Small-subunit ribosomal RNA from Lachnospiraceae bacterium 28-4, 1520 nucleotides, folded computationally.
The coordinates come from a structure-prediction model, not an experiment, and the mean pLDDT is 86.
The sequence is in RNAcentral, with records from ENA and SILVA.
RNA sequence: AGAGUUUGAUCCUGGCUCAGGAUGAACGCUGGCGGCGUGCCUAACACAUGCAAGUCGAACGGGUGUACAGAAGGGAAGAUUACGGUCGGAAGGUCUGUGCAUGAGUGGCGGACGGGUGAGUAACGCGUGGGCAACCUGGCCUGUACAGGGGGAUAACACUUAGAAAUAGGUGCUAAUACCGCAUAACGGGGGAAGCCGCAUGGCUUUUCCCUGAAAACUCCGGUGGUACAGGAUGGGCCCGCGUCUGAUUAGCCAGUUGGCAGGGUAACGGCCUACCAAAGCGACGAUCAGUAGCCGGCCUGAGAGGGCGGACGGCCACACUGGGACUGAGACACGGCCCAGACUCCUACGGGAGGCAGCAGUGGGGGAUAUUGCACAAUGGGGGGAACCCUGAUGCAGCGACGCCGCGUGGGUGAAGAAGCGCCUCGGCGCGUAAAGCCCUGUCAGCAGGGAAGAAAAUGACGGUACCUGAAGAAGAAGCCCCGGCUAACUACGUGCCAGCAGCCGCGGUAAUACGUAGGGGGCAAGCGUUAUCCGGAUUUACUGGGUGUAAAGGGGGCGCAGACGGCGAUGCAAGCCAGGAGUGAAAGCCCGGGGCCCAACCCCGGGACUGCUCUUGGAACUGCGUGGCUGGAGUGCAGGAGGGGCAGGCGGAAUUCCUGGUGUAGCGGUGAAAUGCGUAGAUAUCAGGAGGAACACCGGUGGCGAAGGCGGCCUGCUGGACUGCAACUGACGUUGAGGCCCGAAAGCGUGGGGAGCAAACAGGAUUAGAUACCCUGGUAGUCCACGCCGUAAACGAUGAUUACUAGGUGUCGGGGAGCAGAGACUGCCCGGUGCCGCAGCCAACGCAUUAAGUAAUCCACCUGGGGAGUACGUUCGCAAGAAUGAAACUCAAAGGAAUUGACGGGGACCCGCACAAGCGGUGGAGCAUGUGGUUUAAUUCGAAGCAACGCGAAGAACCUUACCAGGCCUUGACAUCCCCCUGGAUGUGCCGUAACGGGGCUGGCCUUUCGGGGCAGGGGAGACAGGUGGUGCAUGGUUGUCGUCAGCUCGUGUCGUGAGAUGUUGGGUUAAGUCCCGCAACGAGCGCAACCCCUGCCCGCAGUAGCCAGCAUAUUAGAUGGGGACUCUGCGGGGACUGCCGGGGACAACCCGGAGGAAGGCGGGGAUGACGUCAAAUCAUCAUGCCCCUUAUGGCCUGGGCUACACACGUGCUACAAUGGCGCCGACAGAGGGAGGCGAAGCGGCGACGCGGAGCGAACCCCAAAAACGGCGUCCCAGUUCGGAUUGUAGUCUGCAACCCGACUACAUGAAGCCGGAAUCGCUAGUAAUCGCGGAUCAGAAUGCCGCGGUGAAUACGUUCCCGGGUCUUGUACACACCGCCCGUCACACCAUGGGAGCCGGGAAUGCCCGAAGUCUGUGACCGAACCCGGAAGGGGAGGGGCAGCCGAAGGCAGGCCCGGUGACUGGGGUGAAGUCGUAACAAGGUAGCCGUAUCGGAAGGUGCGGCUGGAUCACCU
Repeated sequence: AGAGUUUGAUCCUGGCUCAGGAUGAACGCUGGCGGCGUGCCUAACACAUGCAAGUCGAACGGGUGUACAGAAGGGAAGAUUACGGUCGGAAGGUCUGUGCAUGAGUGGCGGACGGGUGAGUAACGCGUGGGCAACCUGGCCUGUACAGGGGGAUAACACUUAGAAAUAGGUGCUAAUACCGCAUAACGGGGGAAGCCGCAUGGCUUUUCCCUGAAAACUCCGGUGGUACAGGAUGGGCCCGCGUCUGAUUAGCCAGUUGGCAGGGUAACGGCCUACCAAAGCGACGAUCAGUAGCCGGCCUGAGAGGGCGGACGGCCACACUGGGACUGAGACACGGCCCAGACUCCUACGGGAGGCAGCAGUGGGGGAUAUUGCACAAUGGGGGGAACCCUGAUGCAGCGACGCCGCGUGGGUGAAGAAGCGCCUCGGCGCGUAAAGCCCUGUCAGCAGGGAAGAAAAUGACGGUACCUGAAGAAGAAGCCCCGGCUAACUACGUGCCAGCAGCCGCGGUAAUACGUAGGGGGCAAGCGUUAUCCGGAUUUACUGGGUGUAAAGGGGGCGCAGACGGCGAUGCAAGCCAGGAGUGAAAGCCCGGGGCCCAACCCCGGGACUGCUCUUGGAACUGCGUGGCUGGAGUGCAGGAGGGGCAGGCGGAAUUCCUGGUGUAGCGGUGAAAUGCGUAGAUAUCAGGAGGAACACCGGUGGCGAAGGCGGCCUGCUGGACUGCAACUGACGUUGAGGCCCGAAAGCGUGGGGAGCAAACAGGAUUAGAUACCCUGGUAGUCCACGCCGUAAACGAUGAUUACUAGGUGUCGGGGAGCAGAGACUGCCCGGUGCCGCAGCCAACGCAUUAAGUAAUCCACCUGGGGAGUACGUUCGCAAGAAUGAAACUCAAAGGAAUUGACGGGGACCCGCACAAGCGGUGGAGCAUGUGGUUUAAUUCGAAGCAACGCGAAGAACCUUACCAGGCCUUGACAUCCCCCUGGAUGUGCCGUAACGGGGCUGGCCUUUCGGGGCAGGGGAGACAGGUGGUGCAUGGUUGUCGUCAGCUCGUGUCGUGAGAUGUUGGGUUAAGUCCCGCAACGAGCGCAACCCCUGCCCGCAGUAGCCAGCAUAUUAGAUGGGGACUCUGCGGGGACUGCCGGGGACAACCCGGAGGAAGGCGGGGAUGACGUCAAAUCAUCAUGCCCCUUAUGGCCUGGGCUACACACGUGCUACAAUGGCGCCGACAGAGGGAGGCGAAGCGGCGACGCGGAGCGAACCCCAAAAACGGCGUCCCAGUUCGGAUUGUAGUCUGCAACCCGACUACAUGAAGCCGGAAUCGCUAGUAAUCGCGGAUCAGAAUGCCGCGGUGAAUACGUUCCCGGGUCUUGUACACACCGCCCGUCACACCAUGGGAGCCGGGAAUGCCCGAAGUCUGUGACCGAACCCGGAAGGGGAGGGGCAGCCGAAGGCAGGCCCGGUGACUGGGGUGAAGUCGUAACAAGGUAGCCGUAUCGGAAGGUGCGGCUGGAUCACCU
């Protein structure tokens, strides 16, 4: 960095797709180790269980346990006893004190942090930068000052009541750092004064007066606390500028709404709240509404700009079952607090209670999917405490998951011209492959054993016997996944056979698949690899960087113009934009650079940079902006002119059509391709005169004029708009564009009323046609016309928005104005404005545009972003309606397109050829027969050939054979080839046996060579490799052939042109049979074709002369038979000859053409051979060859018989005829080219004949086939189904052959059919041709009417190229390119899919109005309660406060009507898609009626028609 995909190819436009990177991933296959990270994206679904926020006894009272001390009390064991007792004093209990521990409580601090989540939120929520002179701040720090003296309660506790419980209540006692007065105090608060300052309200300092107003103690004696004020720090609150997604098919929103005054409230400003007053406020710079969404640092991607994302980490916000509320507090409207309401779950004794994992684990559920109910407070941090310490699912670790990143390993060396195995194979070999084995080594990781940290600052280590180190042993335990048609790196075999399947796009698969499946091999990556999903990229495919709009998608139908955007020259001021310097900020992490730490890396740490931004400040003034005062060039005004189908209104005119009246006049008119409908003897058409009425204005008329566009055309008048030219008097930037808006806007159409001649949708009739709802014809209504009002669309087009400036020219034309001059013009040149053509630079994909830009620039507006669905649906606006405007989605396709190129094609054009037509002659199509084919039949009728170019073709010859087919009988290494073993030398022949025949059996009987072992050869037997196949595929092939076409074409090199396909050359002007030649020309040459060279033939010459010839000579006479001859014919060989060479004319003086001379022959003399590049997947696997597939006691081989010869039919090609130009009989004549030994066969004889007998001659210029026939002569027939015609049949024969039944040819006699010249249609032939006549040959035993040849006789016609067919060249159109046998449109039918409407039904959402009204704040309040304080001596009273009640507000709930969204719905509308359905043929060529646009109308359907418009219409003519 690009690539694939639209085409036959090309360039462009344009979409789709791929290669890259990324992920909190998931899925498939696979899985060795470690480090660092990371892990519910879904149900903000519901949660069992445990844990996650406590702590302080140095605030306090009291309880319990324990230890000690003390005290009272107590009296055990034991001792003693006089048995009465005494001594002794233990345990346990009680109390006091002390210590320790601990449950609950009062009190303090903390539960507002930490942790989770992303529901809500489009907002000052977040980000960024500011402000608070409008604020608060517990604990912490600094400073100053203070702490005096009192009082009354209350938990706990005890007793008790209610209750199942939760819990609540009563009575009584008690402490405090709990609570309450009093005192004192100002630097606090309020008022006043002065000074200073600021930023509007205002702030600061000093002073004065008044008022208010503090405290707490504990102690281990070290301290720790308390109060007030000021300051600091930290954390917060509020306000503001800017930024922050989508929808306009959401355009208007708002009632505390906007502001004011007063008050309330708050820490504080504020409409935050209340009353009153005013009627504001927001909004196209997008309000409101709807949808979506936590925001950011950053992360991914990208060259960047940008796009996407916001998981982990960090900051902010919001939330804590849902909704509401406040309390406490420095801080909350409070995740593990409270109250209320709701839903849900649980407990219950049914009365009532309890609960909130979006903390860590974990469970269910949802889901494609996401972990352990782990360890520890050792570290870091947090809460409490003076501390010890306690708590801490924050955190540190561990566990699980290849989820990601990073690192390591699965071994290293050596080892064959290369094992085995597997795969391929042309069978030679090649690959896997040094790969393995083998040999020699090493020992990472894992495993085993031993040692064993740092992390901790003295001690304290969850991790952890971990990291790490050491040792021993052994290659051991450790490789998969995807891909291999192109993109894209990597190919073979087999299987399969449009099946099964693959596929990201293009596309693979229908019998040789590198594309499916498997295998071998290969490529890629690797503990992973693929797939899926998503994002960015590639995509300059939303284009700021960085796109477009004539024809590809795209310029609004046109104008005026508000907002907006942009804006001339010079001067001056300001400094918003802009530039520069400085400052603040831009948190950390991340990123980049440098360095460092884990062995490296990932990861982590340190330093620097960057963070493109925002703010403040100082300065600058070119540019933009703002202001001031000027200028005239932009723009406008004025004056003077002329041009014009510009507009509106009124009037006038003639031509024509139609109608009416009258005249003349008679049988038709009209209409068409041809007709008919229609009109006309009731007098049409035609013609004359007169009249009526409507509409339109010929000629002039012109790429001429005017208008903004639509559009405007007789003449006159009136009113009126604009442009232009000249002058330079006036204004002084007044300009340009223009979203919305307003106005205008062809035709058709609509409303009301007129009018209506012609024309004419619809309609009717007539034609055409398969049909004809059309084209053509005859009629004909709306409409077309007018007035007024709607509609608002067109191919409303230059498919080209407006304005301005600049950038070569040439040539027309319209309007206006100057200038020049021997010439005054039909002159020349210049300027301004318009309108055309050509053309340079430049632009463009090309076509083309080119001062009238599509060039170069600038400003503004509009519009485009693949095709279809669709300008459709829904919604909205407008309209009387028709409908217009705005304008999607689902789904579907891999394209749809533009321009140009080469072809092909055209019921396009031009030119030119051909027996192509025409002109002629003869045929075919009708008959009979022959032959081939189709069809049918059959056991089989073997197979192939299929328009021309299959069909008398392969067949140049089927009775057996051939033969491939059928039936039957046989063979199995085979009829044939090679190799091996054994036997034999019995090969071969055979008048033998047997069989239907082959097979089988019998008889006969010969080898070569040798070093003697053997070898060669042949036959027989045997085993296996193999043979064999006319089995398949001509669409796997070679070769060969047909055909266009003997047509004149097809190409190349170099050069040139074009981005390119490609063009040029090869086109053009002539000419030719010809791309033949000449000329011209950006071409110059060349090749394959053409022609020529070759053969035959026509004339002449030379040489040669037998078997040919015979003029002359001789012999002979039946013959050139003989001598002889070469003259002639002829034969053979070799030459000559013809070249437009000569003359005349034409033509460019060329090529060439026409005519002529000469010549046997002329302008290629006639004929043949010769077939360019290519086309038809043309033909042939059955000539042959051949890949692959198939058969292998048969799909091979042998044999007998049958079949290929069938026959109701159909077609092709022929023969013979239908007769007198003939038939028949007799007589007579003249060829050429061939063939002949397994042959041709003479004479002669026999037979009516086929033929037989016969055998001369001849391997052939010698002999034979052999007669040629038509023809000529004579005769006959006399127009008849015949003396034509010969089919068919009968009988008898001949010949070939092993054999003529199926199934040969021929002969004789007899029979004597159809047929009397052939419908539609169709074939051949242009001269020695057609026609006609016979002759020969190949094949072949025999068997031609076929085929291939030969000669004889021997015509007619061609005006001409309009038409049919084929072809060539040029050109044109094209939507064709398997190329017109092309392409392609719509209805209908069937299947599937998505979607609109739809009586309705269901669900969701946000609001609104009313009702009810919990908790609770606030307010009010006579009754009730009321420790501290006050009064009082007391009783008692007052009273803060509480409670009750009431009120405002108020969640949930109820009621109501609308709005928005979604789902569903009988039925219904169109749409899309779907190898071979139906009907037609609309479009593409002039597409057969040019097409298309708008509109109206009609019709099964494409569509038709009317009106107006466009060229994006061919052709012809004309103009330029």